Bacterial RNase P class A from a Campylobacterales bacterium, 330 nucleotides, folded computationally.
Lineage of the source: Bacteria > Pseudomonadati > Campylobacterota > Epsilonproteobacteria > Campylobacterales.
Its Rfam family is "Bacterial RNase P class A". By type it is a ribozyme.
It was read from a public genome assembly, where an Rfam model found it.
RNA sequence: AAGCUACGGCAGGUGAUUGCUGGCAAUGCCAGAGGAAAGUCCGGGCUGCAUUGAGACAAGGUUCCAUCUAACGGAUGGCCGGGGUAACCCGAGGGCAAGUGCAACAGAAAGUAAACCGCCGUCGAAUUUUUUGACGGUAAGGGUGAAAGGGCGAGGUAAGAGCUCACCGGUGUCUGAAGCGAUUCAAACAGCCGGGUAAACCCAACCUGCAGCAAGAAGCGCAUGGUAAAAGUCUCAUAAUAUUGGCGCUUUGCUAAAGAUCUUUUGUAAAAAAGAUACAAGAUAAAUAAUCACCCGCGACAGAACCCGGCUUAUCGCCGUAGCUAUUCU
Numbered sequence: 001a002a003g004c005u006a007c008g009g010c011a012g013g014u015g016a017u018u019g020c021u022g023g024c025a026a027u028g029c030c031a032g033a034g035g036a037a038a039g040u041c042c043g044g045g046c047u048g049c050a051u052u053g054a055g056a057c058a059a060g061g062u063u064c065c066a067u068c069u070a071a072c073g074g075a076u077g078g079c080c081g082g083g084g085u086a087a088c089c090c091g092a093g094g095g096c097a098a099g100u101g102c103a104a105c106a107g108a109a110a111g112u113a114a115a116c117c118g119c120c121g122u123c124g125a126a127u128u129u130u131u132u133g134a135c136g137g138u139a140a141g142g143g144u145g146a147a148a149g150g151g152c153g154a155g156g157u158a159a160g161a162g163c164u165c166a167c168c169g170g171u172g173u174c175u176g177a178a179g180c181g182a183u184u185c186a187a188a189c190a191g192c193c194g195g196g197u198a199a200a201c202c203c204a205a206c207c208u209g210c211a212g213c214a215a216g217a218a219g220c221g222c223a224u225g226g227u228a229a230a231a232g233u234c235u236c237a238u239a240a241u242a243u244u245g246g247c248g249c250u251u252u253g254c255u256a257a258a259g260a261u262c263u264u265u266u267g268u269a270a271a272a273a274a275g276a277u278a279c280a281a282g283a284u285a286a287a288u289a290a291u292c293a294c295c296c297g298c299g300a301c302a303g304a305a306c307c308c309g310g311c312u313u314a315u316c317g318c319c320g321u322a323g324c325u326a327u328u329c330u
Stems, first nucleotide, its partner, number of pairs: 001327001002325009012295007020032005034301001038312002041310005046212004052237006059208005064078005079093001080091004094203002099201002101197002116142002118138009150168002153165003169193002171190003175186004216252007225244004260277007
């Protein structure tokens, strides 16, 4: 130089005129959609479920360790595994030696599964130097396959085989060291040596009431009745009181939030604590638009509807910080 990796910022700007919504001290002033507002995939705040408590089952969710958080299936940092030369990225990360399944084709055989070729022994047959049959043994050699009863070497054997031995690997037991821990390293003993798959059914541990702002509340009007162990199923116990359903309109819920921005301290970090700043959008058939002028990086994805914390998806262009190097040059 080129390529790559991780993280962060912006989201056309300025001025004038007219117009829309909310607020106010009101003929004016102030404010007025996002980094994802999207998906509705999670977690909650809040609201309701007419009178409770306990247990079992069902259904659903999560799954290594530690920390953060209101909480999460989220975040941060680690351990282990996989990918990449690396910076880094991914993990639906407990259990297959509890059980039941699945794996086309090929192959003798796909799991306490096996003898196709081959090797060895015994008994034969024949045109006997060679071919071939029966019985027994074998899994070292070859073949099939993604995968075939640990690997390499020596001894041993009729031929072979962890049959025996040394070394290595796996597994198990015990011990030591480091670490909060997941784990890692080392030594000793043991011949124990049975593959894969659980985002297959299943097993284990832990967690979970249901519905949702179109939830609810109040007022007015119309019409006219009910209910009680309701919120997955079942069982047990307990009191004699308690409650109000439909339709239309208006008001409310409705915005000062576990919110946002900045500073300091602590922490590897996610974050936590303290302080400060800002009248900080509240529409309801749905408000922020139109015109003109100039600048410019020439504008993509795209519009709040109770409110927050996450995740995922879409996306034009510009800027910044840090790191890596298989490539090229000096």